[in-house]
RNA sequence: CAAGUAAAUCGGGUGACCGCUCGCGCAUAGCGGGAGGAAAGUCCGAGCUCCACCGGGCAGGAUGCUGGGUAACACCCAGGAGGGGUGACCCUACGGAAAGUGCCACAGAAACACACCGCCAGCGGCCAGCUCCCAGCAGCUGGUGCGAGUAAGGGUGAAAUGGUGAGGUAAGAGCUCACCAGCGGCUGGGUGACCAGCCGGCUGGGCAAACCCCAUCCGGAGCAAGGCCAAAUAAGAGGACGUUUGAGGUGCCCGGCCAAUGUCCUCGGGUCGGCCGCUUGACCUCGAUGGUAACAUCGAGGCUAGAUUGAUGGUCACCACUGCAGGUCAGGUAACUGACCUGGAGUACAGAACUCGGCUUACAGAUUUACUUGACCC
Numbered sequence: 001c002a003a004g005u006a007a008a009u010c011g012g013g014u015g016a017c018c019g020c021u022c023g024c025g026c027a028u029a030g031c032g033g034g035a036g037g038a039a040a041g042u043c044c045g046a047g048c049u050c051c052a053c054c055g056g057g058c059a060g061g062a063u064g065c066u067g068g069g070u071a072a073c074a075c076c077c078a079g080g081a082g083g084g085g086u087g088a089c090c091c092u093a094c095g096g097a098a099a100g101u102g103c104c105a106c107a108g109a110a111a112c113a114c115a116c117c118g119c120c121a122g123c124g125g126c127c128a129g130c131u132c133c134c135a136g137c138a139g140c141u142g143g144u145g146c147g148a149g150u151a152a153g154g155g156u157g158a159a160a161u162g163g164u165g166a167g168g169u170a171a172g173a174g175c176u177c178a179c180c181a182g183c184g185g186c187u188g189g190g191u192g193a194c195c196a197g198c199c200g201g202c203u204g205g206g207c208a209a210a211c212c213c214c215a216u217c218c219g220g221a222g223c224a225a226g227g228c229c230a231a232a233u234a235a236g237a238g239g240a241c242g243u244u245u246g247a248g249g250u251g252c253c254c255g256g257c258c259a260a261u262g263u264c265c266u267c268g269g270g271u272c273g274g275c276c277g278c279u280u281g282a283c284c285u286c287g288a289u290g291g292u293a294a295c296a297u298c299g300a301g302g303c304u305a306g307a308u309u310g311a312u313g314g315u316c317a318c319c320a321c322u323g324c325a326g327g328u329c330a331g332g333u334a335a336c337u338g339a340c341c342u343g344g345a346g347u348a349c350a351g352a353a354c355u356c357g358g359c360u361u362a363c364a365g366a367u368u369u370a371c372u373u374g375a376c377c378c
Stems, first nucleotide, its partner, number of pairs: 001374010012319007020034005036349001040360002043358005048222004060218005065079005080094001081092004095213002100211002102207003116154002118150002122146002125144007162180006181203001183200007226276004236267009248258003283302008320347003324343008
C1' cells in the first nucleotide's frame, strides 16, 4: 500500500423566529423536560394485574453436545465435536435409526435383502472345429442353454452393505493379515461434553426440520389487564306527602292497617366522561473487588418523554458531509488526476403508547481499535 476478519461508536451541528405536549405556577406571564439504536416485527422470556387452583395425570406445546450466567429464556459466556477458509476467523435443531411404524423421487436387477452385464467350477442338450477310430461311441476347445457359487470389476444413483494394499481362492469374499474409519472393553486425564493409549472380534445403508421414544420445562387471559369517581336511562330498594269517587282487602259504617297508584327525594345501577394504573426501575453513570468471560457484590452520584383525533414539528441563516454542473490553477503529449471558487440539490432506516431482558429484520454515510494474508522498501 492492497485485500480482508472481528468488535465498538456516531448517525447532521449551531443560532433566531413561529408552534405542539407534559411538569411547576392563580395564570392565556414565565421557567424547565420532550423519541430510537433499532421506538419496528410482536418472535421468545419475565415483572405487574385479574380469573382458576388440595395434589397429580392425560392431551397439547416448547427445548435438546457440556459446564456456567440470569428473575427467566429459544438469550449470553466459556468449552467439546463436526464442517468451511491459506489465515485472522466463521457456521452448526449437535439426544436416540440395535423399541416400533413409515419414507427413500428419477435411474437402477436391487433402496433392505437383490443379481442386469459379468467372473467361476459343474451338468445335460444342440451347433462348429480338432483328435482317435472301419464306423459308431468317446475326448478336447469354442458358442449357446440351465439351475447353483460370487459380489472383485462394469453399469444406475445423493446413497449399493467399511476403505487401500497384500495373501488366499475355481472365481471371489474381513476368508486372513497390515494401516485407517467405525463398534465394544480396559487404563489414564478432564466437573463434564470429550481426549489419549492399549486390547478385542470383524462391521448394523440413510432420514427423527417423518410419526415416535427419552429427558427437562409450561394453569389461562392480558394495561382494551385491573381499580376509583360518576351526567343520563331501565330493573330494583327505602322514605315523605297525596289519591282510592256507589266501585281493592279487613262482614257493614267511621278511623286505623295492608295493598294499589301518583309526585318528589335518597340509595342502587354504571352509559358519556374523568382519574389512577403511568413511568423510580431485575434503572443509568463512575469506581473498587471477585471471576478467563457472561456476570455478581459493595460504594458514591444521578432522575432521563408520558400523548389518548394521540405532542416531540416548521421556516430562515451559517457550517459539515455527499454526489452533480460550470469556471480557474497545477501536473501530463493526451486520456485524466489534484486543489480552489461559484451555483442549485440531497442528508439513511425509521418514529414511543404498562414496563423490562433478549432475538430477528431495516439502515445513506462517517470514525476508531485489534488482528490476518499478500506485495514492496529499510
Bacterial RNase P class A from a Chloroflexota bacterium, 378 nucleotides, folded computationally. It matches the Rfam family "Bacterial RNase P class A". About the family: Ribonuclease P (RNase P) is a ubiquitous endoribonuclease, found in archaea, bacteria and eukarya as well as chloroplasts and mitochondria. It is annotated as a ribozyme. Lineage of the source: Bacteria > Bacillati > Chloroflexota. A source record names the gene rnpB. Model confidence (mean pLDDT): 76 of 100.